Bacterial RNase P class A from an uncultured Pseudomonadota bacterium, 382 nucleotides, folded computationally. It was read from a public genome assembly, where an Rfam model found it. Rfam family: Bacterial RNase P class A. Rfam classes the family as a ribozyme. The coordinates come from a structure-prediction model, not an experiment, and the mean pLDDT is 76.

RNA sequence: GGAGUUGGCUAGACAACCGCUCGUGGCUUGACCACGGGAGGAAAGUCCGGGCUCCAUAGGGUAGAGCGCCAGGUAACGCCUGGGGGGCGAGAGUCCACGGAAAGUGCAACAGAAAGCAAACCGCCGAAGCAGCAGCUUGUCUGCUGCUGGUAAGGGUGAAAGGGUGCGGUAAGAGCGCACCGCAGGACUGGUAACAGGACUGGCACGGCAAACCCCGCUCGGAGCAAGACCAAAUAGGAGAGCAGGUCGGCUGAAGCUUGCUUUAGUCGGCAGCGCGCGACCCGCGCGUGUUCUCGGGUAGGUUGCUUGAGGUGUGUGGCGACGCACAUCCCAGAGGAAUGGUUGUCCACGACAGAACCCGGCUUAUCGGCUGACUCCCACU
Numbered sequence: 001g002g003a004g005u006u007g008g009c010u011a012g013a014c015a016a017c018c019g020c021u022c023g024u025g026g027c028u029u030g031a032c033c034a035c036g037g038g039a040g041g042a043a044a045g046u047c048c049g050g051g052c053u054c055c056a057u058a059g060g061g062u063a064g065a066g067c068g069c070c071a072g073g074u075a076a077c078g079c080c081u082g083g084g085g086g087g088c089g090a091g092a093g094u095c096c097a098c099g100g101a102a103a104g105u106g107c108a109a110c111a112g113a114a115a116g117c118a119a120a121c122c123g124c125c126g127a128a129g130c131a132g133c134a135g136c137u138u139g140u141c142u143g144c145u146g147c148u149g150g151u152a153a154g155g156g157u158g159a160a161a162g163g164g165u166g167c168g169g170u171a172a173g174a175g176c177g178c179a180c181c182g183c184a185g186g187a188c189u190g191g192u193a194a195c196a197g198g199a200c201u202g203g204c205a206c207g208g209c210a211a212a213c214c215c216c217g218c219u220c221g222g223a224g225c226a227a228g229a230c231c232a233a234a235u236a237g238g239a240g241a242g243c244a245g246g247u248c249g250g251c252u253g254a255a256g257c258u259u260g261c262u263u264u265a266g267u268c269g270g271c272a273g274c275g276c277g278c279g280a281c282c283c284g285c286g287c288g289u290g291u292u293c294u295c296g297g298g299u300a301g302g303u304u305g306c307u308u309g310a311g312g313u314g315u316g317u318g319g320c321g322a323c324g325c326a327c328a329u330c331c332c333a334g335a336g337g338a339a340u341g342g343u344u345g346u347c348c349a350c351g352a353c354a355g356a357a358c359c360c361g362g363c364u365u366a367u368c369g370g371c372u373g374a375c376u377c378c379c380a381c382u
Base pairs, nucleotide, nucleotide: 001378002377003376004375005374006373007372008371009370010369012347013346014345015344016343017342018341020038021037022036023035024034025033026032040353044364045363047362048361049360050359051358052224053223054222055221059283060282061281062280064220065219066218067217068216069083070082071081072080073079084098085096086095087094088093099215100214104213105212106209107208121155122154123151124150125149128148129147130146131145132144133143134142135141136139163181164180165179166178167177168176182204183202184201185200188197189196190195228304229303230302231301238295239294240293241292242291243290246271247270248269249268250267251266252265253264254263255262256261257260273289274288275287276286277285278284311330312329313328314327315326316325317324318323
C1' cells in the first nucleotide's frame, strides 16, 4: 500500500415562524398561559417465548405439536454464550435439521451378473470325478479339448460392488495365514461432560437415507387489550306449536279402611336424565335446568385497561463469555378513523429501508451513508 474477516456507535444538523398531541402547574375556565416530553434499528413478518386478563375450582390419560452433542445464561424459548464433533476456507473466521440404521417397515433412475443378505457378464483353475483325441520312453506317463465342479485375486458397469497395500500359501484363488492401516470391543489416563488419547483382544463386514415412516429422551391448556373491569341507558322475564317425568325422602290436601297403613294430587330437596363450559377425544370437574323447535325485540355510549418497566444510564465487582451482584442516578410516546406536520434560510455525509396502538426478550427479512476497534493474508522498502 492492497485484499479480506468480525464487533461497536449513529440514522442528517442548526435557526426562525405557524400548527398537532400528552403530562405538570396557573388562572380571567378561554380548544387560554408557562414549562417539560413526543416513532425504529428494524416500529416490518406475526415466526417463537413470556408478563398481564379471562375461561376456572384445575386434574389424569390418549392423540397431536415442538426440540434433539455437552455445559452454562435467562422469566422463558425453537434464543444467546462457551466447549466437543463434522463441513467450507490458505487464514482471520464461518455454517450445521448434531439422539438411534444391529427394533421394524420403506426408498435409491440408468448401467451392471448383482445394490440388503445377495452374485457370475468377460475371465482364472482343472487339484478331485467322468469322457474323447494325440504323442511316446506303453506308464495309474505327458499334452490338448469338453463336462460335473472350484473361485471372486484380474477386467467391465456404476456415485457406491462381500475392507486396503504387501508378503506367503493354493490347482487357481480368497483374511486362508502374517505385517501395517481400517473396523469392532476396550483396561487405563485427561476432562463436570460431550469427547480425546489408548495398553490389550478379535480375522472382523452389517453401505447410504430418519430434513423417510418409525424408536428413544425432554417440554407443552386455551383465547387474547376487539382480553377484561366499571358506569349510564334501553328493551319484551315476549308470542306460538309439540313432547314429557323416572326414582328416593319430607310436608300439605283428598279418598279408602286394616286407626296407622295404602292410593292419588300438589310442593320442596336429592339422584337420574338433558343442556352448556373446560383447544381435539375419553375420564373427571363446574354451572344450569322439565325439554325441543319456530317467529320477534333492545343495546353496542362513556370511563378504564394505557405505560414505572424481567426499564435506561454510570461506576465498581465476579465470570473466558452470555450474564449476574452492589451502589448511584434518570423518567424516556400513549393516539383513539389514529397526534410529532408545513414554510424559509444555512451547512453537509445530499438522506436508503421505512411510522408505535397492551408491554417485553429473541429470531428472520429490507436497507443509503458516516465514524471507529480488533484480527488474517499478500506485495514493496528498511